[in-house]
Model confidence (mean pLDDT): 82 of 100. This is a predicted structure of a 120-nucleotide RNA (FMN riboswitch aptamer (RFN element)) from Timonella senegalensis. It matches the Rfam family "FMN riboswitch aptamer (RFN element)". The family has 146 seed sequences and 6,230 matches in Rfam 15.1.

RNA sequence: UCCGGGGUCGGUGAAAUUCCGAACCGGCGGUUAUAGUCCGCGACCCGCACAAACCCGCAAGGGUUUGCGCGGUUGAGCUGGUGAAAUUCCAGCACCGACAGUCAAAGUCUGGAUGGGAGA
Repeated sequence: UCCGGGGUCGGUGAAAUUCCGAACCGGCGGUUAUAGUCCGCGACCCGCACAAACCCGCAAGGGUUUGCGCGGUUGAGCUGGUGAAAUUCCAGCACCGACAGUCAAAGUCUGGAUGGGAGA
């Protein structure tokens, strides 16, 4: 210094890019051979410890925010084929996707985020 993709058409409805039908997307490292589903990592969330600032309190002490560290939690793939080797390729059929918000339930809209971060 760089570093995340994707909602369009139709249906129902007072209201939905959130429901229904059909679409679309796939961070980073590893691997005897290319991975959303294998093995790990990261983001979100939770707990604890420490530090700083501020607030409350006569005090003991308590609270909030931020930073940092440690820990926890964290989804989903089978069958067949080729091959020396593939849950990674090919074929078929499946499945999964943080939190908050919303006239109505969200992987795809809006927001924290002009952030953080694995990593390159």